[in-house]
Predicted 3D model of a 354-nucleotide RNA (Bacterial RNase P class A) from a Gammaproteobacteria bacterium. The sequence was found by an Rfam model in a public genome assembly. The coordinates come from a structure-prediction model, not an experiment, and the mean pLDDT is 78. The source organism's lineage runs through Bacteria, Pseudomonadati, Pseudomonadota and Gammaproteobacteria. Its Rfam family is "Bacterial RNase P class A". The family's RNA type in Rfam is ribozyme.
RNA sequence: AGAGUCGGCCGGAUGGUCGCCGCCUUAGCGGGCGGAGGAAAGUCCGGGCUCCGCAGGGCAAGGUGCCAGGUAACGCCUGGAAGGCGCAAGCCUAUGGAAAGUGCCACAGAAAAUAUACCGCCAGCCUCGGCUGGUAAGGGUGAAAUGGUGCGGUAAGAGCGCACCGCGCCGGUGGCAACAUCGGUGGCAGGGUAAACCCCACCUGGAGCAAGACCAAAUAGGGGAGCAGGCAGCUUCGAGCUGCAACGUGUGGCCCACACGGCUCCCGGGUAGGUUGCUUGAGGUGCAUGGCGACAUGCAUCCCAGAUGAAUGACCAUUCUCGACAGAACCCGGCUUACAGGCCGGCUCUCACC
Numbered sequence: 001a002g003a004g005u006c007g008g009c010c011g012g013a014u015g016g017u018c019g020c021c022g023c024c025u026u027a028g029c030g031g032g033c034g035g036a037g038g039a040a041a042g043u044c045c046g047g048g049c050u051c052c053g054c055a056g057g058g059c060a061a062g063g064u065g066c067c068a069g070g071u072a073a074c075g076c077c078u079g080g081a082a083g084g085c086g087c088a089a090g091c092c093u094a095u096g097g098a099a100a101g102u103g104c105c106a107c108a109g110a111a112a113a114u115a116u117a118c119c120g121c122c123a124g125c126c127u128c129g130g131c132u133g134g135u136a137a138g139g140g141u142g143a144a145a146u147g148g149u150g151c152g153g154u155a156a157g158a159g160c161g162c163a164c165c166g167c168g169c170c171g172g173u174g175g176c177a178a179c180a181u182c183g184g185u186g187g188c189a190g191g192g193u194a195a196a197c198c199c200c201a202c203c204u205g206g207a208g209c210a211a212g213a214c215c216a217a218a219u220a221g222g223g224g225a226g227c228a229g230g231c232a233g234c235u236u237c238g239a240g241c242u243g244c245a246a247c248g249u250g251u252g253g254c255c256c257a258c259a260c261g262g263c264u265c266c267c268g269g270g271u272a273g274g275u276u277g278c279u280u281g282a283g284g285u286g287c288a289u290g291g292c293g294a295c296a297u298g299c300a301u302c303c304c305a306g307a308u309g310a311a312u313g314a315c316c317a318u319u320c321u322c323g324a325c326a327g328a329a330c331c332c333g334g335c336u337u338a339c340a341g342g343c344c345g346g347c348u349c350u351c352a353c354c
Stems, first nucleotide, its partner, number of pairs: 001350010012319007020035006037325001041336002044334005049208004061204005066080005081095001082093004096199002101197002103193003118139002120135007147165006166188001167186008212276004222267006230244005247261005283302008320323001
């Protein structure tokens, strides 16, 4: 210098004027302070909080799935193991069980799993290109074919025998463990697939701030007390119920007509409306200590939106590299997705020079 890999950060700046939301202050005018994000997003996981449900256990359903740790918890994070990719830094992995059972495996191929033989090889027979038998080394098919390489062996072959590798079992050593490694032993269990059913282990009650709590009009219902009440009927004999009359109110210019109606006070539920939940929190920053780390503990310090038709804006000036994705709505921890441009750091490889 080039190529790559991992991690972190910024997201126009400064000043002025006028507004908007919240809080404090003031008798008032006014003044002071604070006012979106790294994702506020998707609402995909986990938790707090609230209401409902719940003795305990089981079934069902759903989820998670190597090991250890972190955490309030997680499907997240950290460290490790194994496998794969890369020269490397580094990256990726639902990575428990296929000798419990069931299912599935297109096409091609003899055969896709009770087994089996197309070509070939070998032996025998004969009518000389076929038949019978042996074989699974070689060829062929396929994503995948009944351990691999070599030597021996054989008619040709074959774990048929042996050595090494692989695999199963037993034991030792190291490690908390996943696992690694060493020794012995068995010729070898016998294809793949569990984000197929299933088995095993562990986890999970439901709904959500429009949760929930409080205050509480007008009108119309409900309950109670007191008072008033012309006539008739019924009656539980209480002015309890019904009807009519009178009176009042409304429609209407008025009458008729029609509709509605005891009066006063108290109580309770509930609607509109208001208040609360609401932002001090598993909080931020700095330092120290423990830990490889995620993180934990201690001390100091800071207060950093809280709306509810819902604020966070507009204009001007100066300036630069001319500015992306996008905006709170109960609150946190994650994951995922979007993002113009820029900055910083660790590490790896290649080339050149000293």